Context: one part of a larger RNA
RNA sequence: CUGGGCGUAAAGAGAUGCGUAGGCGACCUGAUAAGUCUUAUGUGAAAGCCCGAGGCUCAACUUCGGAAUUGCAUAAGAAACUAUUAGGAUUGAGUCAGACAGGGGAAAGCAGAAUUCCAGGUGUAGCGGUGAAAUGCGUUGAUAUCUGGAGGAAUACCAAUGGCGAAGGCAGCUUUCUGGGUCUAGACUGACGCUAAGGCUCGAAAGCGUGGGGAGCAAAACGGAUUAGAUACCCGUGUAGUCCACGCUGUAAACUAUCCCUACUAGAUGUAUGAUAUGGAUCUCCGAUUUGGCUUAGGUCAUUUUGGGUUCAUAUUGUGUGUCGCAGCUAACGCAGUAAGUAGGGCGCCUGGGGAGUACGAGCGCAAGCUUAAAACUC
Numbered sequence: 001c002u003g004g005g006c007g008u009a010a011a012g013a014g015a016u017g018c019g020u021a022g023g024c025g026a027c028c029u030g031a032u033a034a035g036u037c038u039u040a041u042g043u044g045a046a047a048g049c050c051c052g053a054g055g056c057u058c059a060a061c062u063u064c065g066g067a068a069u070u071g072c073a074u075a076a077g078a079a080a081c082u083a084u085u086a087g088g089a090u091u092g093a094g095u096c097a098g099a100c101a102g103g104g105g106a107a108a109g110c111a112g113a114a115u116u117c118c119a120g121g122u123g124u125a126g127c128g129g130u131g132a133a134a135u136g137c138g139u140u141g142a143u144a145u146c147u148g149g150a151g152g153a154a155u156a157c158c159a160a161u162g163g164c165g166a167a168g169g170c171a172g173c174u175u176u177c178u179g180g181g182u183c184u185a186g187a188c189u190g191a192c193g194c195u196a197a198g199g200c201u202c203g204a205a206a207g208c209g210u211g212g213g214g215a216g217c218a219a220a221a222c223g224g225a226u227u228a229g230a231u232a233c234c235c236g237u238g239u240a241g242u243c244c245a246c247g248c249u250g251u252a253a254a255c256u257a258u259c260c261c262u263a264c265u266a267g268a269u270g271u272a273u274g275a276u277a278u279g280g281a282u283c284u285c286c287g288a289u290u291u292g293g294c295u296u297a298g299g300u301c302a303u304u305u306u307g308g309g310u311u312c313a314u315a316u317u318g319u320g321u322g323u324c325g326c327a328g329c330u331a332a333c334g335c336a337g338u339a340a341g342u343a344g345g346g347c348g349c350c351u352g353g354g355g356a357g358u359a360c361g362a363g364c365g366c367a368a369g370c371u372u373a374a375a376a377c378u379c
Base pairs, nucleotide, nucleotide: 003351004350005349006348007333008332012347014202015201017200018199022195023194024193027088028087029086030085031084032083034082035081036078037077038076039075040074041073042072043071050066051065052064053063054062055061092192093189094188095187096186097184098183099182100181104178105177106176107175108174109173110172111155116150117149118148119147120146121145122144126137127136163170164169207248208247209246210245211244212243216242217241221237222236223235224234259346260345261344262343263342264341267324268323269322270321271320272319273318274317275316276315277314278313279312280311281310282309285308286307287306288305291302292301293300294299328335329334352379353378354377361372362371363370364369
């Protein structure tokens, strides 16, 4: 390289968005003839190889003929497929319209619990902590309890196999700005598509820089225990940090250990959110309507029917998210319309263990380090 693979054996990049090059690309009609196919001519040295004959008594050897030389060039033709080009169409893709759900994102403001601290009141000898203790706090009045205040961080219940987002992730409430998605029926554009090497961008926690902030928690550090020891587990303190703004870092069991897109392939049962149909409920919602009473003639009360809204159930259908399960697949475990089934397109990655995700080089970074990435040797 070929082949075979990538849930768990080595292997899906953390992630998509934008997406460049490249690869691949639905339907109909015409043209061209580059690829493709056919025919002819020339060339493809001879020998050799292969096939068939002949000559040495046979064979080796040798002579003759054929085939082969899978190629190249030229000419003539074919037009299904690929390609190019012209035209058309609407199913892929998208735009418009009307609804809908949502912790999607950014900024500002507000709220109530709780912890801590401060001031004051009541009150007195303990509190705290543990397996048991001690360190610690407390008569300069703690713990407990009440009132007031300060400040920071996080938002109980609702809450869920639930929702949203490309992933990381996102949760008190309100407002402003803003991204995406789903459904419905039409109109419009007319293949505008899929994937995506490089590139740009986003990317938990920890960490770094500058400036703030600092309630609780808490690496490091200190003390008390435990222990043979205890640089730990337990306890008391406690600094970075955790929070905010701006900038950097660019990694995680960044996991569904499962790349993206398209089509197809038994069922069953939950759940979230739309649509349609049918049936019920509701007058604590709105409009119209029948009859009667009261009336200040505006209305009001009771009653009848109907439309809309709200809500519930059933059925069908779409999108998402779960569980079980047939065929099929799998080494097994298991997967099974959210495939690890059946196929097609594109990218990434793997090729025995250790050495090693290391050395060297290069790029990036303030640094920590990250990315790319061997070999000797050894089993």